A computed fold for a 184-nucleotide RNA from Planomicrobium sp. CPCC 101079, annotated as Lysine riboswitch aptamer. Taxonomically the source falls in Planomicrobium (Bacteria, Bacillota, Caryophanales, Caryophanaceae). Model confidence (mean pLDDT): 75 of 100. Of the family's consensus pairs, 100% are formed in the model.
RNA sequence: UUGAUGGAUAGAGGCCGCGGAGCUGAUCAGUACGAUACGGGAGUUUAACAGCGUUGAACGUAUCGGAAAGGGAGUUUCGCCGAAACUUGUUUAGCGAUUGUUAUAGAUAAACAAGUUGGGGGCAUUUUUAAUAAGGAUGCCACUGUCAUUUGUGUUCGCGCAUAAAUGGAGAGCUAUAGGAUUG
Numbered sequence: 001u002u003g004a005u006g007g008a009u010a011g012a013g014g015c016c017g018c019g020g021a022g023c024u025g026a027u028c029a030g031u032a033c034g035a036u037a038c039g040g041g042a043g044u045u046u047a048a049c050a051g052c053g054u055u056g057a058a059c060g061u062a063u064c065g066g067a068a069a070g071g072g073a074g075u076u077u078c079g080c081c082g083a084a085a086c087u088u089g090u091u092u093a094g095c096g097a098u099u100g101u102u103a104u105a106g107a108u109a110a111a112c113a114a115g116u117u118g119g120g121g122g123c124a125u126u127u128u129u130a131a132u133a134a135g136g137a138u139g140c141c142a143c144u145g146u147c148a149u150u151u152g153u154g155u156u157c158g159c160g161c162a163u164a165a166a167u168g169g170a171g172a173g174c175u176a177u178a179g180g181a182u183u184g
Base pairs, nucleotide, nucleotide: 004182005181008177009176010175011174014081017080018079019078020077021076022075023074024073033065034064035063036062037061038060039059043052044051046103047102048101049100050099084117085116086115087114088113089112090111091110092109093108095106118144119143121141122140123139124138125137126136127135128134146169147168148167149166150165151164152163153162154161155160
């Protein structure tokens, strides 16, 4: 001086890069539900008990009134670039089947453990879902950032540097900076 290995700091990707919160309007839905009338005729809960019910339950039809949550979109703002998303399991917390209580199905959130994905997109099948929205799984397709290899071109005495194409890899990646240790 050069190379390899481990760490520190900073940074890049963008056909909507990622996420949180607020706001707006749509969907859910003329649905659930309530009232009235008519029919109906003994039940009504997920389960049990209570309650309600022949002074008319469930259910059906008509008229009038008529939501909300979860999910998603747009926008503003904030935090960011394993950003984050998702799968499985365990634990905890509140919600919880719309008359009440208890229990449960169920869904939600958080933490932990294991795992998948470089990024966004399109198409097909399937699944969750009220859904044609959105998410998940599988397969295919190009696009894009980055690195490696090979080849071409430019430049250089050369090492290299720049650029184009092809092939391949994965975020445990890539780039930059400064220093240290060890080894050749």